Predicted 3D model of a 110-nucleotide RNA (SAM riboswitch aptamer (S box leader)) from Natroniella acetigena. The prediction has a mean pLDDT of 83. The sequence was found by an Rfam model in a public genome assembly.

RNA sequence: GUCUUAUCAAGAGUGGUGGAGGGAUUGGCCCAAUGAAACCCGGCAACCUCUUUUUAAUUAAGGAAGGUGCUAAAUCCAACAAUACCUAAUUAGGUAUUGGAAGAUAAGAA
Numbered sequence: 001g002u003c004u005u006a007u008c009a010a011g012a013g014u015g016g017u018g019g020a021g022g023g024a025u026u027g028g029c030c031c032a033a034u035g036a037a038a039c040c041c042g043g044c045a046a047c048c049u050c051u052u053u054u055u056a057a058u059u060a061a062g063g064a065a066g067g068u069g070c071u072a073a074a075u076c077c078a079a080c081a082a083u084a085c086c087u088a089a090u091u092a093g094g095u096a097u098u099g100g101a102a103g104a105u106a107a108g109a110a
Stems, first nucleotide, its partner, number of pairs: 002109007013041001015040003021031003025079004042071003047067002049063004075102001080099008
């Protein structure tokens, strides 16, 4: 890198170093010298995991030592399609809902 499954509207800093970028891509819209990225510390959560209970499988309650992850805004919004409504006038635009795509993370597989 590929595939499978699950989750993605909750939660988490007035800290230190650093010194100009960041929010995946594109468009938009934002964040940033009242300090971006990155690193450290802290924190959040509970995927793997741990303890107790229980079972045919499981389930329920609790923990946070270990492996990850996360720590502005819904994955910041949209991207493709369907449906409904509106505008408009032959094809397009807008709004809402649903599904999908893409992406992120975890666990597993070849």